[in-house]
Context: one part of a larger RNA
RNA sequence: CUCUUUCUAAGGAACUCGGUAAAUAGCCCUGAAACUUCGGGAAAAAGGGUGCCUCCUCACAAAGAGGGUCACAGUGACCAGGCCUGGGUGACUAUUUACCAAAAACAUAAGUCUCCGUAAAGUCAUAAGACCAUGUAUGGGGGCUGAUGCCUACCUAGUGCCAGAAGGUUAAGGAAGUUGGUGACUUGAUGAUAGAGGAGCCGAUGAUCGAAGCCCCGGUGAACAAUGACCAUUACUAUAACGAUCCUAAGGUAGCAAAAUUCUUUGUCGGAUAAGUUUCGACCGACAUGAAAGGCACAACGAUCUAGGCACUGCCUUGGAGAGAGCUCA
Numbered sequence: 001c002u003c004u005u006u007c008u009a010a011g012g013a014a015c016u017c018g019g020u021a022a023a024u025a026g027c028c029c030u031g032a033a034a035c036u037u038c039g040g041g042a043a044a045a046a047g048g049g050u051g052c053c054u055c056c057u058c059a060c061a062a063a064g065a066g067g068g069u070c071a072c073a074g075u076g077a078c079c080a081g082g083c084c085u086g087g088g089u090g091a092c093u094a095u096u097u098a099c100c101a102a103a104a105a106c107a108u109a110a111g112u113c114u115c116c117g118u119a120a121a122g123u124c125a126u127a128a129g130a131c132c133a134u135g136u137a138u139g140g141g142g143g144c145u146g147a148u149g150c151c152u153a154c155c156u157a158g159u160g161c162c163a164g165a166a167g168g169u170u171a172a173g174g175a176a177g178u179u180g181g182u183g184a185c186u187u188g189a190u191g192a193u194a195g196a197g198g199a200g201c202c203g204a205u206g207a208u209c210g211a212a213g214c215c216c217c218g219g220u221g222a223a224c225a226a227u228g229a230c231c232a233u234u235a236c237u238a239u240a241a242c243g244a245u246c247c248u249a250a251g252g253u254a255g256c257a258a259a260a261u262u263c264u265u266u267g268u269c270g271g272a273u274a275a276g277u278u279u280c281g282a283c284c285g286a287c288a289u290g291a292a293a294g295g296c297a298c299a300a301c302g303a304u305c306u307a308g309g310c311a312c313u314g315c316c317u318u319g320g321a322g323a324g325a326g327c328u329c330a
Base pairs, nucleotide, nucleotide: 001326002325003324004323005322006321007320008319010317011316019312026050027049028048029047030046035040037147051069052068053067054066056064057063070074082310083309084308085307086306087305088304089302090301095105110145111144112143113142114141115140116139122131123130124129148297149296150295151294153227158224159223160220161219162218164216167215168214169213173209174208177205178204179203180202181201182200185197186196187195228246229245231243255289267283268282269281270280271279
C1' cells in the first nucleotide's frame, strides 16, 4: 500500500446520483390507527419481561407468585424484521434478456370481438400422414384489453370486413362470319409449268356467349382509423353563456391534467424547508390528454420508481487509534 475488522470526543445526512454502511432482530405478555374488496391492514405502531441466588404453591418436574443480589450491559456466542407517512406505476402469486437490464416489460384470472357443426376452423407437409383431439360450441383457433368498482361519448366519408345481386366492366374457352397459306381432285382437251373451280388441312381476325372479382347498394368502431377554423358580442375592464361565416363523415363527451404525456418551464398559487429545478395539493392557453393501442378511482401486494419524517450511525465536518491477512522491501 490492498483487503477484512474493532473503537472513536462534539455534531448527526452537513455525505452522496441515491442514507452505501450503521441501526433493528429470538421468545413470552400487553396493545394496536387511517383505510378496506370486511378477507385484511398487523409482527402495524407503541410498551413491558428475559441472568443468578433464595423462598412459597408443589411428591418431583413444569408453570406461576414473592424476596434478595451483581454489572454500563442477563435471546451474554452463532442465528436473528428498522419503522412511519405521501405519491407514480403494475391489481395480486408467477415469468424474462444463461454472461451489463428483474422492470412500469411478459403472463394472468376476467372482459370483449371474430372464425369454426366435426372429414371443424386453424397449423405442418409435394403427398401420404399428423397436430388440434381419442376433443365436439359450458368446445377449439385467432385478435385486443388486462383483478375489482364506476364507465366506455361522437363519426361508416376513406380503408378493411360482412351481406346483396338489378345494371356496367371482365379471363380462359366456345363460336357464326371475314381473310392468308397449302391443297387431294375436277375442268381446261390437242399439248403445257396458262387459266378456272375446289373438299380438306394449317394460320390470322372475329359479331357473339362467358364466373368470381371490381364499379355499385346496404351494414359494421371492444374493425384500421378520425374526433375543425375564424370573426364579433353584456353599462369600468376582463371574459363570452349568446350570434355570424366557412369547412367536415363527425368536429373530443364523461373523466383526468405542467402528468412516465407540458416545448415555452424552475408555468402560477399553496404546503413541506431558514433556504425546495425534486415532491405533494390545486389552477387549466392539454406545443401534442381522453375513454378496451381503454378513461378514472382503488384495499392488498412489490429486491419497482419517487418525496418527507423518527430512530440510527465514521456517509460526512475530519481525521485518529487498534487487530488480522496479503503484497513489497529488509
This is a predicted structure of a 330-nucleotide part of an RNA (large-subunit ribosomal RNA, domain IV) from Gossypium lobatum. Its Rfam family is "Bacterial large subunit ribosomal RNA".